Description: This is a predicted structure of a 352-nucleotide part of an RNA (large-subunit ribosomal RNA, domain IV) from a metagenome. Its Rfam family is "Bacterial large subunit ribosomal RNA". The coordinates come from a structure-prediction model, not an experiment, and the mean pLDDT is 88. The RNAcentral record of the full RNA draws on SILVA.
Context: one part of a larger RNA
RNA sequence: CCGUCCAGAAGGAACUCGGCAAAAUGACCCCGUAACUUCGGAAGAAGGGGUGCUCUCUAGUGUGAUAUAACUUGCUUAUUAAGCACAGGAGAGUCGCAGUGAAAUGGAUCAGGCGACUGUUUAGCAAAAACACAGGGCUCUGCUAACACGUAAGUGGAAGUAUAGGGUCUGACGCCUGCCCAGUGCCGGAAGGUUAAAGGGCGGAGUUAGCGCAAGCGAGGCUCCAAACUGAAGCCCCGGUAAACGGCGGCCGUAACUAUAACGGUCCUAAGGUAGCGAAAUUCCUUGUCGGGUAAGUUCCGACCUGCACGAAUAGCGUAACGAUCUGAUCGCUGUCACCUGGACGGACUCG
Numbered sequence: 001c002c003g004u005c006c007a008g009a010a011g012g013a014a015c016u017c018g019g020c021a022a023a024a025u026g027a028c029c030c031c032g033u034a035a036c037u038u039c040g041g042a043a044g045a046a047g048g049g050g051u052g053c054u055c056u057c058u059a060g061u062g063u064g065a066u067a068u069a070a071c072u073u074g075c076u077u078a079u080u081a082a083g084c085a086c087a088g089g090a091g092a093g094u095c096g097c098a099g100u101g102a103a104a105u106g107g108a109u110c111a112g113g114c115g116a117c118u119g120u121u122u123a124g125c126a127a128a129a130a131c132a133c134a135g136g137g138c139u140c141u142g143c144u145a146a147c148a149c150g151u152a153a154g155u156g157g158a159a160g161u162a163u164a165g166g167g168u169c170u171g172a173c174g175c176c177u178g179c180c181c182a183g184u185g186c187c188g189g190a191a192g193g194u195u196a197a198a199g200g201g202c203g204g205a206g207u208u209a210g211c212g213c214a215a216g217c218g219a220g221g222c223u224c225c226a227a228a229c230u231g232a233a234g235c236c237c238c239g240g241u242a243a244a245c246g247g248c249g250g251c252c253g254u255a256a257c258u259a260u261a262a263c264g265g266u267c268c269u270a271a272g273g274u275a276g277c278g279a280a281a282u283u284c285c286u287u288g289u290c291g292g293g294u295a296a297g298u299u300c301c302g303a304c305c306u307g308c309a310c311g312a313a314u315a316g317c318g319u320a321a322c323g324a325u326c327u328g329a330u331c332g333c334u335g336u337c338a339c340c341u342g343g344a345c346g347g348a349c350u351c352g
Base pairs, nucleotide, nucleotide: 001347002346003345004344005343006342007341008340011337014336019333027051028050029049030048031047036041038172052094053093054092055091056090057089058088060086061085062084063083067079068078069077070076071074095099107331108330109329110328111327112326113325114323115322119131120130135170136169137168138167139166140165141164147156148155149154173318174317175316178248179247180246183245184244185241186240187239188238189237192236193235194234198230199229203225204224205223206222207221210217211216249267250266251265252264253263276310277307288304289303290302291301292300
């Protein structure tokens, strides 16, 4: 010097990103216990007191010796109650610094964010606000179900049958969930437009019997190309649908101080953000402004609203209980610190 421990005057978080670590609390009995609340909880809330040993007295529980009595003479019943065991209460005394004398054995409180909760997760840097969850919605599926695996046979779904099963979103509970169907998707519609193979075969090409002096024309057959016309779904089209994917404006003016604008005008849009919340796990400017807490507070709490860029099942706002969650504050407590010191054991180190 390192590791693991022990102890520390007065101070007590001044340490630090942060009370990290340590200390403190701790068992049982008694008293006592707030806000809030889904009336279950919160709660071991908080906060207090007691606890050893000896003696005395005392209520009791279990067992029940002994003795007495009764008759129905029995493994009977009734009364009595010693002893033993158990676990209490009261009083007196006594020892120590200390009596759950060691060990094991909650620190507590207040406020806020997130997630309702118990659960699950990154085997080996993340346990969480992530996943799941009960509950809610939409949607598909009538049974040889939808859907999934498989080339198929077949299997799962399910030896189930719409109070069932699949997919997807949300995530207890309470109050709620606004407007937009123009785009994309899905569902429905079928008049018209477009549209494949196929059907159809106007017309044409190659070949050549024949005709012609020649140029050339060219039946039939075979082969090839091929117009009109007929022709489904789809698309165009017409509707519906947002707890489908998603979206939810700008400029100007106006009130008898000023300021502001209930009000008016105008442009655009499918419709212009409703309730609630708001410098927020979201706020750039920003340490916004005001209030609280501190001697002093970029964090925290309560407000304001100028929301760069909240907002309603990619849910909105609340919420008791819960959390090895995150943030702020307080009490207790301490070697975290001011500021270090002593000690134990094991290393390192020195010598052999």